[in-house]
RNA sequence: GGCGCCUUCGUCUAGAGGCAGGACAACGGGUUCUCAUCCCGUUAACGGGGGUUCGAUUCCCCCAGGCGUCA
Repeated sequence: GGCGCCUUCGUCUAGAGGCAGGACAACGGGUUCUCAUCCCGUUAACGGGGGUUCGAUUCCCCCAGGCGUCA
């Protein structure tokens, strides 16, 4: 340098055109003499820019970062 893949809550991960979900963690509450466990609830995310579309996390292009492969 060419080609391919990946990027979603603090962490791990699902979703592939129509209000972005789960687990863990955190916070609040219930239970308990207390802690832990258990139960209920709450907060929290689509890497950046552009295009297509009535509508984009999803499709297309560019950029950034990461990984793989060829030279």
A computed fold for a 71-nucleotide RNA from Microgenomates group bacterium RBG_16_45_19, annotated as transfer RNA. Its mean pLDDT, the model's own confidence on a scale to 100, is 81. Its Rfam family is "tRNA". It is annotated as a transfer RNA. The organism belongs to Bacteria candidate phyla, within Bacteria.